Notes: This is a predicted structure of a 382-nucleotide RNA (Bacterial RNase P class A) from a Rhodocyclaceae bacterium. A source record names the gene rnpB. The sequence is in RNAcentral, with records from ENA.
RNA sequence: GAAGUCCGCCAGGCAAUCGCGGCGCCGCAAGGUGCCGAGGAAAGUCCGGGCCCCGCAGAGCGGGAUGCUGGCUAACGGCCAGGCGCUAUAAGUCGCGGAGACGCGGCCCAAGGCGACAGACAGUGCAACAGAAAGAUACCGCCUAAGCUCGCAAGAGCCGGCAAGGGUGAAAUGGUGGGGUAAGAGCCCACCGCGGACCUGGUGACAGGGACGGCACGGCAAACCUCAUCCGGGGCAAGGUCAAAUAGGGGGGCGAUAGCGUGGCUCGCGCUGCCCCCGGGUAGGCUGCUAGAAGCUGCCGGUAACGGCAGUCCGAGAGGAAUGAUUGCCGGGUGGUCGCAAGACCGCCUUACAGAACCCGGCUUAUCGGCGGGCUUCCCAA
Numbered sequence: 001g002a003a004g005u006c007c008g009c010c011a012g013g014c015a016a017u018c019g020c021g022g023c024g025c026c027g028c029a030a031g032g033u034g035c036c037g038a039g040g041a042a043a044g045u046c047c048g049g050g051c052c053c054c055g056c057a058g059a060g061c062g063g064g065a066u067g068c069u070g071g072c073u074a075a076c077g078g079c080c081a082g083g084c085g086c087u088a089u090a091a092g093u094c095g096c097g098g099a100g101a102c103g104c105g106g107c108c109c110a111a112g113g114c115g116a117c118a119g120a121c122a123g124u125g126c127a128a129c130a131g132a133a134a135g136a137u138a139c140c141g142c143c144u145a146a147g148c149u150c151g152c153a154a155g156a157g158c159c160g161g162c163a164a165g166g167g168u169g170a171a172a173u174g175g176u177g178g179g180g181u182a183a184g185a186g187c188c189c190a191c192c193g194c195g196g197a198c199c200u201g202g203u204g205a206c207a208g209g210g211a212c213g214g215c216a217c218g219g220c221a222a223a224c225c226u227c228a229u230c231c232g233g234g235g236c237a238a239g240g241u242c243a244a245a246u247a248g249g250g251g252g253g254c255g256a257u258a259g260c261g262u263g264g265c266u267c268g269c270g271c272u273g274c275c276c277c278c279g280g281g282u283a284g285g286c287u288g289c290u291a292g293a294a295g296c297u298g299c300c301g302g303u304a305a306c307g308g309c310a311g312u313c314c315g316a317g318a319g320g321a322a323u324g325a326u327u328g329c330c331g332g333g334u335g336g337u338c339g340c341a342a343g344a345c346c347g348c349c350u351u352a353c354a355g356a357a358c359c360c361g362g363c364u365u366a367u368c369g370g371c372g373g374g375c376u377u378c379c380c381a382a
Stems, first nucleotide, its partner, number of pairs: 001378010012330007020037007039353001043364002046362005051235004063231005068082005083117001084115004092107006118226002123224002125220002139166002141162003147158004174192006193215001194213002198209004239287004249278006258272005295312007331350008
C1' cells in the first nucleotide's frame, strides 16, 4: 500500500430574527425580561434491576425461566475471556485446458461466521414413507466343515451356520487393510475411532500421553422427563399528602311529643326536621420528579468486560405532551469550468431513522452520510 473481515464513534458548529414549552424576576392585569429545553436509538416493551404498595414471601406442592467453562455486574436470557463442534472464502498447492493472460475443478484451509453446546446404562415414549427388520431382525444373498437320511459315487434333502456383498432408509449396530474360515464375523492383528480408569498440563470447560478393554451401551430431551441455579404478586394510572360540592355514615344538641309504619288499642320500636362536631371516599391541587448502580477528564489495577481513586460538571421534567422555521458565516458532500499541478471560481444539497412521560443496565429493530481503529493474507521498501 491492496484485499477481506470485525468493531467503535459522529449524527453539523456559531450568530441573528420570529414562534412554542417550563422555571425565576417585575407587573393589579395585559404583558415584559433572563435562563433552560430530546435520542443513539427517546422506539419495540423482549430481559434484568432500583423505587413503591400489598404482604411477610420460612417450608412444601405446582408453575416458569436459564443451561459448555471461568469471570464481570445491583441483576440479567446481557457483556468479556476461553474451550469444543460445524462451516465459508481469499491465499497456498495439485490436476486439466490455454502460446500467454487466465479459466475450471480437487485438496488444504486465515482473520471471520454459526451453535437451546447439561443428561439417552433413572423411567416412559417417538421414528412418516420405504424396508425383512428402527432393538432386536434376515428379503435377495453366501456356506455345507461337523451331525442325520438317501445314494456305489458325484450329489440331493434335512438339521443348521453367517451377516461379508446387494437392496430400503435421514439413520441398519465401529471404519480401512491384512490374517483367518466351509462361509463369515473384533474371531485375531496393525492403524484410526470409541469406552472407563490412570498420568501430565489447566481454576475449569478441556487438551495431550502410554497402556488396557475388544466394541458391549444405535438416534431423538426445540418429546415427556431428570439434574443444577434463579424466580411472591402488582406497577408512577405505584404510592404519599391536602381536600371541595352533592349524596351517604357515626356522635351530640335543639325542637316537637307532631306525622308515618307496626298494632285492635296503650306502651314500646323504627323512620322523618334543624344545628354543630368527627371520620372515610370522589373531582381537583401538591408531591413522588429527576443529583444518578449519573456523565466527562486524568491516573492506577485487570488480556478484557469491568473496578478503584482524584478532579470537574448539572443539561427537559409538565398536562395527552413544547423542543420549530428563516437568513448569514464557517465546516462537510456533490456537479461543472479553468489550471501541468497546487488550487481558484460558480451552481446545488446540508438531507436519514425518529420524538422524552418514574429512573437505570442490556437486547432487538430503524437509520442519509461521514470518520477512526483492530485482526488476517498478500505486495513493496529499509
Its Rfam family is "Bacterial RNase P class A". By type it is a ribozyme.